[in-house]
């Protein structure tokens, strides 16, 4: 410090997610030791048991046990005195501290800093005092009541308990005369106490400034409320309380209400600012079963006190009582989860006491727990045969790995034994025989967890086969998974390691530091204007903000720095700094603010001009449409892609004249004008708003923005009343269509128009808030002014409105003085997509609805700009037998062949739009053959290796069984090669055992190779440079041209490569060389190039030449090139072939071959016989033959080329009607196949199902073959089917081509209508590129990128999920009204009782109890508010591999889309 994830790729936006740190944690696996810490976050749920607050005899009266002495004695004991001090009681102090918890509390509760009207036991200091009396009462005794708790009556008694009097400088009150108020003693000679008072210290109470969570879908709250006067009350101020008076007080700087929450020092995180948090430790607050209340006291409205009410639990004799662990342990419960019913007061501290001492679950220790932090260990050195084993392997090896073993050494920790602290002062040690020290033994007792696809360090094998599973995000898994599970290996951390949860970080993803709003989310539709915020120039003043200095405070602990102590560290101790804050004070005066005075540049106002669809009102005009009347006129009109509905013989449409009505204003008209926006358009009139220009006298900052508020606000819609020509939702009909509730047509009502009133929204858009200043220009246009002159132009200035463009900005597109630039001010708005601008609630509205505006749930994206492609029922240019123009076909018939389907035991398999279908197959009777049915073999039909035997190995004959394979028998021929002479080596055969062979079994979606296709289309790329943030672009685009990215020109490109072309083969012309088997001009010769001779010609086959737009003319840019011409055998690529760029189709092939993996192994292998691949209601493709006269038949006759031939081609002759049977020559320019056929000549046929056509069937043959039944081709005789030119549709071909007629070989024993060749005869047409198909280039749109066979929307059906409504119902909470009224204090009363004081007495004062009153907790009644749970039914929403219906959107998405 960043990374992953939207895309084919890119940039930016934006969310999700990861790496870090932390925790009072929990869970999983594992677990050696020690130190220091921590340990109910949930039920403030309920609690058994024990302990947690007592102490003082030096305040007091009793006075048990025990002890001592005496007396009595029945020797059991009893009793007296003393001592002793238990125990309860009176009294004092303490139980208001310490300890726990965080329910409540949004508050002066807390934090911080101040303040004045207070109290303060014990403590300290000062002053003064401590005198004299009195009456009771508990304990105790007696008698009672009660189950108990407890309690009544009578009697005795003490005090530092209670009361009175006296005194009181100082104290308190005061009307300044005066009045009021204390005490306690104990013990003994020294103290401790007591009283009053002053001051201090400590603690506490009160008040104030500032700070302190969320919600406005909580906007108004308040009646003791706010203030005053007078009282009461309190320690004290105060509506704290009361009476009276006034009507205030709080609130948009958020009152009230609702929800949540103890606050802080701090803690965690972070660079910081911040954010989150408030366990342990420390400060404050609040609470103590729930609610209320007071008493006592210095202090409480009191955790281990009291009273009452309530709930709960327990006891009970049913009458009544008792209790409160949120103290320490502990129990149940809850929960993912949190410990011992331990020791000690030794230390520190607290209470009491004069003290000893007692008490102290505060505290100090120990126990449990890896809960955390820190430290240590589980050994160290040497050790290669790189052991064994494991794993992998290309089988060689690699790795685990110096790791182990082995040898040498050490003993920390743990263990055993011995010694043994500090903590304590002279004493006292729970911890503890602990820490620590010494000794002993032995490598001995001590390693796991997670991960290994990317992020993210670390890879292989096996298993599994979209299963099982993984997953933080992206995503893995459908037979070769580094992603699942196991293993080996590796990486990380380590007594821990992972997971889960939570917080901060990364996240600049709420942006103060530090973000945005044209198109990504985001500018209110637009003005006016309140509060608020901000504000021009100059001078003075004061000092609020601001700046500097000083003072106080900012607890300790913590963090940080420096030291120190535990062996180190964690931890602890000391010191410092810091605590960024608050308050006070001194000073400064630049800036902001206040104030005073002034200014004119902002703003306003005055005068004079100007333009304008600015606004509302009244009037008025013509054209057009429709309707009505009349005339002319006749059969149609209208409408559409085409039609129909519709109108028309009752006279339409058309046309002429007249009239009526309503609405809108052609031309002018213009990125022209006006207005804040919405918006505004004939003409005239008056009224009226704003703007601009010029001038300078006036005011003197009067300004800008603007939360709320308020005015205006298109269209549609609503209400009332008019109006209604045209248009036109709804609706009707006609078409279209699979359907057509649409698009098109004919009609047509609301509405559109007017008046008044609502609504308040729009893609209300420049998707761009308002204002001010600054920052290059050029050019058009509207309104005004100035100057110059040549008077219609130039220059200049102010205000508007456009285009282009620099700097700058921007993700890019783009913006660019009319900013989206540079700055300032103010307002509004945004924070992932969906759910949703929806629900609920509120406000507004007559309604429609508007406005404000969520959540659950769900996804990992959604979205922007630009790029490259692909696509478009987008555009432009161009090409192709693509169309058109032609010729001939297919589709109809018969047959052949292939395919589908069906059938079958099997009909083997593959190929599937073009680019499968006369395809693999250049040839299935057996074989082939892979299929089926039987039979049969198991190291095998075939390969290599081992052992043994043999060399009669092998070839052939005959016979038997069998379908054959095979098995058995018999006879004949033949005696392997080398040799060191050894059965030594090689070879062969047989037998045996094991490795293995074998597989046309699967996967062409694991592959190689080969092939098809786009396409012989003209394209596909690279280097360097340049442009762009980048993907990419440029080059390759543009203007011409070409068959061509062919060439030329231009150009930020310059070059290059693969393709094109050329080089290669062949045909066409010529030459040279060479003449046998070829040829023959001339000479000779023959039946014959037959022979001599010759090589000129033809031909053969080798080498060359030739054609290059080279020449001429024209066009073109002086180019490339094109057009025409000459010459030439050939002319603009001369014809044909071979040659197939980058790539596409997971195209085809595992059955050519090769090959990974899987499967099979007495079978999915091998052999063999027979069958099948040849089936046959049918459908399709490709051919053949025809339907005839340009023909068929008969007779005669002419001219080829490519090729092939010895298990072959076969002349020739004979036989046969024929297929065929015999048979010279030829391994071939020599011989043979070999007859070429169409053609030409002659003849008959005469338009008929025939002398066309030949299928089918019967008979008879020959052929090759082991064998023609299933299942061959051929011949002859006979038979003579369909068919008379073929529907929709569709194919080929541009010249030696189509068409037509024969011909050759390959495969092959035989078999072709197929495929591949060769030559013969030999056309027609091409105006042209509108259309169909395919392709190329440029451009445009895109929501496509698996790329239009794309993407994608909505209803319906099914499943699941959350939410809204809902008759109601159940609960919580909170107001209001009323009832009720415990305890309690207060007030009143004086029926009752009454020791101290007064009084001689009666009695009084006072007290107690009682009664009454208002207040008040619980409780109750009624009717509200609000929140939550459930709810038949219902509504939409979301999600879900393959459901239904359509096709809405993305291309002009096929009716442009959207609001």
């Nucleotide at each position: 410090a960043g990374g992953g994830u939207u895309u084919g790729a890119u940039c930016a936006u934006g969310g999700c997610u990861c790496a870090g740190a932390a925790c009072g944690a929990a869970c999983g696996c594992u677990g050696g030791c020690g130190g220091c810490a921590g340990g109910c976050c949930u039920a403030a749920c309920a609690c058994a048991u024990g302990c947690a607050a007592g102490u003082c005899g030096a305040a007091c009266g009793u006075g048990a046990a025990g002890c001592a002495a005496g007396a009595c004695u029945u020797c059991g004991g009893u009793u007296u005195u003393g001592u002793g001090g238990a125990a309860a009681g009176u009294g004092g102090c303490g139980g208001a501290c310490g300890g726990g918890u965080g329910a409540g509390u949004a508050a002066c509760g807390c934090g911080u800093g101040g303040g004045a009207a207070u109290c303060u036991g014990c403590c300290c200091a000062g002053c003064a005092g401590u005198a004299c009396g009195g009456a009771a009462u508990a304990a105790c005794c007696a008698c009672g009541g009660g189950a108990a708790a407890c309690u009544g009556u009578g009697g005795c008694u003490a005090a530092u308990a209670c009361c009175g009097u006296a005194u009181a400088c100082g104290c308190c009150c005061u009307u300044c005369g005066g009045g009021g108020g204390a005490a306690a003693g104990a013990u003994u000679u020294a103290u401790c106490g007591c009283u009053g008072u002053u001051g201090g210290a400590u603690g506490a109470g009160c008040c104030c400034g500032c700070g302190u969570c969320g919600g406005a879908u909580u906007a108004g709250c308040u009646u003791g409320u706010u203030g005053g006067c007078g009282g009461g009350g309190u320690a004290a101020c105060g509506g704290c309380c009361c009476a009276c008076c006034a009507a205030g007080g709080c609130u948009a700087c958020g009152a009230u209400c609702c929800g949540u929450a103890g606050c802080u020092g701090g803690u965690c995180u972070g660079a910081g600012a911040g954010g989150a948090u408030g366990a342990u430790c420390a400060g404050c607050c609040a609470c103590a079963c729930u609610g209320g209340g007071a008493c006592u006291g210095a202090g409480a409205c009191a955790c281990g006190g009291c009273c009452c009410a309530g709930a709960c639990u327990c006891c009970u004799a049913c009458g009544g009582g008792a209790g409160g662990c949120a103290g320490c342990a502990g129990u149940g419960g809850g929960g993912a989860a949190u410990a011992u019913u331990g020791g000690a007061c030794a230390a520190u501290g607290g209470g009491g006491g004069a003290a000893a001492c007692c008490c102290u679950g505060a505290u100090c220790c120990a126990g449990c727990c890896a809960u955390g932090c820190c430290g240590c260990g589980u050994g160290a050195g040497u050790g290669a045969a790189g052991a064994a084993g494991g794993c992998c392997u290309u089988a060689g090896g690699g790795u685990u790995g110096u790791a182990a073993a082995a040898c040498u050494c050490u003993u920390u920790c743990a263990g055993c034994g011995g010694g043994g602290a500090a903590g304590a002062u002279u004493a006292u040690g729970a911890c503890g025989g602990u820490a620590c020290c010494c000794g002993c033994a032995g490598a001995a007792g001590a390693a796991g967890c997670c991960c290994c696809g990317g992020c993210u360090a670390a890879c292989u094998c096996c298993g599994u086969g979209c299963c099982a599973g993984c997953a933080g995000c992206c995503g893995c898994g459908g037979u070769a998974a580094u992603a699942c599970g196991g293993a080996g290996g590796g990486g990380g951390c380590u007594a821990g390691c992972g997971u889960u949860g939570u917080u901060c970080g990364g996240a600049a993803u709420c942006a103060c530091u530090g973000g945005g709003c044209g198109u990504a989310a985001a500018g209110c539709g637009c003005g006016c204007g309140u509060a608020g915020g901000c504000g021009g120039u100059c001078u003075g003043u004061g000092a609020a903000g601001u700046u500097g200095g000083g003072u106080g405070u900012g607890a300790a602990a913590g963090c940080c720095c420096g030291g120190g102590g535990c062996u180190c560290a964690a931890c602890c101790c000391c010191g410092g700094a810091a605590c960024u804050g608050c308050a006070c004070u001194c000073a400064a005066a630049a800036c902001u603010g206040g104030u005073a005075a002034a200014c004119u540049a902002g703003a306003g106002a005055u005068c004079g001009g100007a333009a304008g669809a600015g606004g509302g009102a009244a009037g008025u005009g013509g054209a057009a449409u429709u309707c009505c009347c009349a005339g002319u006129g006749u059969a149609g009109a209208g409408g559409u892609g085409a039609a129909a509905u519709u109108c028309g013989u009752g006279u339409a449409u058309a046309u002429u004249g007249g009239g009526a009505a309503g609405a809108a204003c052609a031309c002018c008209a213009g990125u022209g004008g006006c207005g804040a926006a919405g918006g505004c358009g004939g003409c005239u009139u008056a009224c009226u708003g704003g703007u601009c220009c010029g001038a300078a006298a006036c005011u003197g900052a009067c300004g800008c923005u603007g939360a709320g508020g308020u005015a205006c606000g298109a269209a549609a819609g609503c209400g009332u009343g008019g109006g209604g020509a045209g248009c036109a939702a709804a609706c009707a009909g006609g078409a279209u269509u699979a359907g057509a509730u649409a698009c098109c047509c004919u009609g047509g009502u609301a509405g559109u128009c007017c008046a008044c009133g609502c609504c308040g929204u729009a893609a209300a858009c420049g998707a761009u808030g308002a204002a001010u200043g600054c920052u290059a220009g050029c050019u058009g246009u509207c309104g005004g002014g100035c100057g110059g002159c040549u008077u219609g132009c130039c220059g200049u200035u102010c205000g508007g409105u456009g285009g282009c463009g620099c700097a700058g900005c921007u993700a890019a597109c783009g913006c660019a003085u009319u900013a989206a630039g540079c700055a300032u001010u103010c307002c509004g708005c945004c924070u992932g997509g969906g759910g949703a601008g929806u629900a609920c609630g509120g406000u507004c509205g007559c309604a429609a609805g508007a406005u404000u505006a969520a959540a659950a749930c769900u996804c990992a994206a959604a979205g922007g700009a630009a790029u490259u492609g692909a696509c478009g029922g987008g555009g432009g240019c161009c090409c192709g037998c693509a169309c058109a123009a032609g010729c001939g076909g297919u589709g109809g018939a018969g047959c052949a062949u292939g395919u589908g389907g069906u059938u079958u035991a099997a009909u083997u398999c593959g190929a599937a739009g073009c680019a499968a279908c006369g395809c693999g197959a250049a040839g299935a009777a057996c074989c082939u053959u892979a299929c089926c049915u039987a039979c049969c073999c198991u190291u095998g039909a075939c390969a290599u290796a081992c052992c043994a035997a043999u060399c009669g190995c092998g070839a052939g004959u005959u016979c038997c069984a069998g379908a054959g394979a095979u098995g058995g028998a018999u006879c004949u021929c033949u005696u392997c090669a080398g040799u060191u002479a050894g059965g030594c080596u090689g070879g062969a055969u047989u037998g045996g055992a094991u490795a293995c062979a074998g597989g046309u079994g699967c996967u062409g979606c694991a592959u190689g190779g080969c092939u098809g296709u786009c396409g012989u289309c003209a394209g596909c790329u690279c280097g360097u440079g340049u442009c762009g943030u980048g993907a990419g672009a440029u080059g390759u685009u543009g203007g011409g041209u070409u068959a061509a990215g062919u060439c030329c020109c231009g150009c930020a490109a310059c070059g290059a490569g693969c393709g094109c072309a050329a080089c290669c083969c062949u045909c066409g012309c010529c030459a040279u060389u060479a003449g046998u088997u070829g040829c023959c001009a001339g000479c000779a010769u023959u039946a014959a190039g037959u022979u001599g001779g010759g090589c000129a010609c033809u031909c053969u086959a080798a080498u060359g030449g030739g054609a290059c737009u080279g020449c001429c003319g024209g066009u073109g840019u002086c180019a490339a090139a094109c057009c025409g011409g000459a010459g030439g055998a050939a002319g603009g690529c001369g014809g044909g072939g071979a040659u197939g760029a980058c790539g596409u189709c997971a195209a085809g092939u595992c059955c050519u071959c090769a090959u990974g993996g899987c499967c099979u192994u007495u079978a999915u292998g091998a052999c063999c016989a027979g069958g099948g691949c040849u089936a046959c209601a049918c459908a399709c493709g490709u051919a053949c033959u025809a339907c005839a006269a340009u023909g068929g038949c008969c007779g005669g006759u002419a001219c080829a080329a490519c090729g092939g031939g010895c298990a072959g081609c076969c002349a020739c002759u004979u036989c046969g009607c024929g297929a065929g049977a015999g048979g010279a020559g030829c391994a071939a320019a020599u011989c043979c196949c070999u007859a070429a056929a169409a053609g030409c000549c002659g003849g008959g046929c005469g338009c008929a199902g025939g002398c066309c056509g030949g299928a089918u069937u019967g008979g008879a043959g020959g052929c090759g073959g082991c064998a023609a039944c299933u299942c061959g081709a051929c011949u002859c005789c006979a038979u003579g089917a369909a068919g008379u030119u073929g529907g929709a549709a569709u194919c080929g071909c541009u010249a030696g081509u189509a068409a037509u007629a024969g011909u050759g070989g390959a495969u092959c024993a035989g078999c072709c209508u197929g495929a591949c060749g060769a030559g013969g005869u030999g056309a027609a047409u091409c105006c042209g590129u509108u259309c169909c198909c395919g392709g190329g280039c440029c451009u445009u749109g895109u929501a496509c990128a698996c790329a239009c066979c794309g993407c994608c929307c909505g209803u319906c059906a099914c499943a699941c999920c959350a939410c809204g409504g809902g008759a109601g119902u159940u609960g919580g909470u909170u107001g209001u009204a009323c009832c009720a009224g415990a305890a309690g204090g207060c007030a009143a009363u004086u029926c009752g009782c009454u020791a101290a004081c007064c009084g001689c007495a009666a009695g009084g004062a006072g007290g107690c109890a009682a009664u009454u009153g208002a207040c008040c907790a619980c409780g109750g009644u009624a009717g509200g508010g609000u929140c939550a749970g459930c709810g038949a039914c219902u509504g939409g929403g979301g999600u879900g591999a393959a459901g239904u219906c359509g096709u809405a959107a993305c291309a002009a998405g096929g009716u442009a889309g959207c609001c």
Molecule: small-subunit ribosomal RNA
Organism: uncultured prokaryote